The RNA shown here (Bacterial RNase P class A) has 370 nucleotides and comes from a Planctomycetota bacterium. The prediction has a mean pLDDT of 76. NCBI's taxonomy places the organism under Bacteria, Pseudomonadati, Planctomycetota. It matches the Rfam family "Bacterial RNase P class A". Rfam classes the family as a ribozyme. It is recorded under the gene name rnpB.

């Protein structure tokens, strides 16, 4: 000096005017009242007013209704071990496996000897297989030759043996490499794998040996299943208080008996009985107010604990957006490297995804000088 790799912070800077959203002081006023105090208008001043992701709405909790003694099916979710945590599928060690020289990054990483079931195209053969080319053809046979006349040689021609090499595929029924054989072939042997049993080592996922077995047992479980562990269900338009609107409910009380219906059965009476003005209670809970509602498992600093994720005391050092048609804008001047990705709506931990640029920190590997 290149080029990686990990982490962390910021995300236009100051100023002026005029608006906007809540809050606080004060000063006039105004209603209510159970005299304690409550609400509400104007004016004025004074501070606060987006995010690192507020996004996505994909986990998982707080909170609230409903259901609810438990506890179960079916459905979802998850899935190496051990931790951390309120809790997650989330975060951190660490196993395993995979990729780079390396820092360092990636795994949907339980069960395939419980069962079903799939493995396209190509290939002979695709799962208790197969034989296209090939290789033998020891054993019988069949042709040539020889000749001591029932042996010898030969030929790849029939039966037949093989799976070593080639071909096909994403995968070929353990690999390699010696031996052995007509030619093979775990047949034999020796490492490697793969399974069993013991022994160390570790909380554990796993690591290392030691012997036995001669290959029995291929792949998909983001195919169905199975096995372990977790989930009631819906959400702040969630819900809970206050309430004097309308319109319907419900209880009583009720003047006329007039009328129209039951009771009622040819009609008419009478008798209960419903409806029907109006009162007074219930109730409900609509317009509207209120609360939920913003300070949160907060951030920082120091001390101890732990590899770490966190956790536990201390300092109280920092820290109030909170609407409900829904604010966080306009404009102006100075300056820079000329500003990206996007704006709350109960809050909270995550994850994922968007993002011009700016700067820090630690690490790797190359080159080059001393």
């Nucleotide at each position: 000096g290149g080029g990686g790799c990990g982490g962390a912070u910021c995300g236009g800077a100051c100023g002026g005017c005029u608006g906007c959203c809540g809050g606080g002081g004060c000063g006039c006023u105004c209603c209510c009242u159970c005299c304690g105090g409550g609400g509400g208008g104007c004016g004025u001043c004074c501070g606060g007013g987006a995010g690192g992701a507020a996004a996505g709405u994909c986990c998982g909790g707080c909170c609230u209704u409903c259901g609810c003694a438990g506890g179960g099916c079916a459905g979802g979710a998850u899935g190496g071990u051990g931790g951390g945590u309120a809790a997650c599928g989330c975060c951190c060690a660490c196993c395993g496996g995979g990729g780079g020289c390396a820092a360092c990054c990636c795994c949907a990483g339980g069960g395939a000897a419980a069962g079903u079931g799939c493995c396209a195209c190509a290939g002979a053969g695709a799962a208790c297989a197969g034989a296209c080319c090939g290789c033998c053809g020891a054993u019988g046979g069949c042709c040539c030759g020889g000749c001591u006349u029932g042996c010898c040689g030969g030929g790849a021609u029939c039966a037949g043996g093989c799976a070593a090499g080639g071909g096909u595929g994403a995968a070929a029924c353990g690999g390699u490499g010696c031996g052995g054989u007509a030619a093979g072939a775990g047949c034999g042997c020796a490492c490697c794998g793969c399974g069993c049993u013991c022994c160390c080592g570790g909380c554990g996922a796993c690591g290392g040996g030691a012997g036995c077995g001669g290959c029995a047992c291929g792949g998909c479980a983001a195919a169905c299943c199975c096995c372990a562990u977790c989930c009631g269900a819906a959400g702040c338009a969630a819900g809970c208080c206050c309430g004097c609107a309308u319109a319907g409910g419900g209880a009583c009380c009720g003047a006329g008996g007039c009328g129209u219906g039951g009771c009622c059965c040819g009609c008419g009476c009478c008798g209960c009985u419903a409806c029907c003005a109006g009162g007074u209670c219930c109730g409900g809970g609509u317009a509207g107010g209120g609360u939920g509602c913003u300070a949160a498992a907060g951030c920082c600093c120091g001390c101890g604990g732990g590899c770490a994720a966190c956790c536990g005391c201390g300092g109280c050092g920092c820290g109030u957006a909170g609407a409900c048609a829904g604010a966080u804008a306009g404009c102006c001047g100075u300056c820079c490297u000329c500003g990206a990705c996007a704006g709350a709506a109960g809050c909270c931990g995550g994850c994922u995804u968007a993002c011009a640029g700016a700067c820090c920190c630690g690490c790797c590997c190359c080159g080059c000088c001393g």